[in-house]
Order: sequence, then C1' cells, then structure tokens
RNA sequence: AUAAGAGUAAGAGAAAAACGUUAAGUGCUGGAUGGAUGGGAUGUUGCCUCCAGACGAAAAAACGGUGGUUUUGCGAUUUUUCUCUGCAUCCGCUUUA
Repeated sequence: AUAAGAGUAAGAGAAAAACGUUAAGUGCUGGAUGGAUGGGAUGUUGCCUCCAGACGAAAAAACGGUGGUUUUGCGAUUUUUCUCUGCAUCCGCUUUA
C1' cells in the first nucleotide's frame, strides 16, 4: 500500500430501584452568539441546558385511628444494568499478508 473490523452522542426493548399522583416531570411552540458529541480535525444528524409561552393527567383498596403505613394502579416521569441498533470525510487504532 490492500481488505476487513471496533469504538460517540443517542434510540428501542426487558428487568430492578426510585419520584410524582397536594402534578413535579414528560411532551408541544418560539428564542439562545449556550454545552457536550467514535482517539484527533472538520462537519451533519440527533441530544442536553437556559429563557419565554400555550396545553395538561387516575386513582382505588386495606390497615390504622388522624401522624400516617402498605398494596394494586396511573405518568410519553427519573436512574441503573443487560440486549439490540448507532458518524459523513481525512487521519489514527485492531486484524490480515
């Protein structure tokens, strides 16, 4: 030199543990000259953060004896683990000869 491969952000599913059910969170719209994004550079998609706005929910039972506790639910709720999916160009990395 050639060929192949791994690896990000993140997404989906499962399990577990929490939070809320006195509505936080999630989701939606607009704004930001904000932030992090395969090991490096550039960049795309997506993600996160902040501000503003609109909208907006599922509770029930048992115990207890008025402080609550437990259970079953509910929420585009959160976190962790596992599985699967998952960078465009150049360089780098691993394997091959």
A computed fold for a 97-nucleotide RNA from Alkalibacterium sp., annotated as THF (Tetrahydrofolate) riboswitch aptamer. The organism belongs to Alkalibacterium, within Bacteria. Rfam family: THF (Tetrahydrofolate) riboswitch aptamer. Rfam links the family to the GO term tetrahydrofolate metabolic process. Of the family's consensus pairs, 94% are formed in the model.